Predicted 3D model of a 75-nucleotide RNA (transfer RNA) from Helicosporidium sp. ex Simulium jonesi. Rfam family: tRNA. Rfam links the family to the GO term triplet codon-amino acid adaptor activity. Its mean pLDDT, the model's own confidence on a scale to 100, is 80.

RNA sequence: AGUAGGAUAGAGCAGUUUGGUUAGCUCGUGAGUCUCAUAAUCUCAAGGUCACAGGUUCAAAUCCUGUUCCUGCUC
Numbered sequence: 001a002g003u004a005g006g007a008u009a010g011a012g013c014a015g016u017u018u019g020g021u022u023a024g025c026u027c028g029u030g031a032g033u034c035u036c037a038u039a040a041u042c043u044c045a046a047g048g049u050c051a052c053a054g055g056u057u058c059a060a061a062u063c064c065u066g067u068u069c070c071u072g073c074u075c
Base pairs, nucleotide, nucleotide: 001074002073003072004071005070006069007068010027011026012025013024020058029045030044031043032042051067052066053065054064055063
């Protein structure tokens, strides 16, 4: 330099196929429950500018364009 894939909550990941309900799951965190007590269990809650910018659309995490960063392959 070329090419493919990826970026979604503190961590790890779905969701993109087919644009349309409040963006969900597990772990973690906080509170409660239970216990003599701790852990575990159970319940609830907080936490997200869906990498960034722009475009298309009534409506974009999802489609299009550009940029940034990460990983693999080729040179």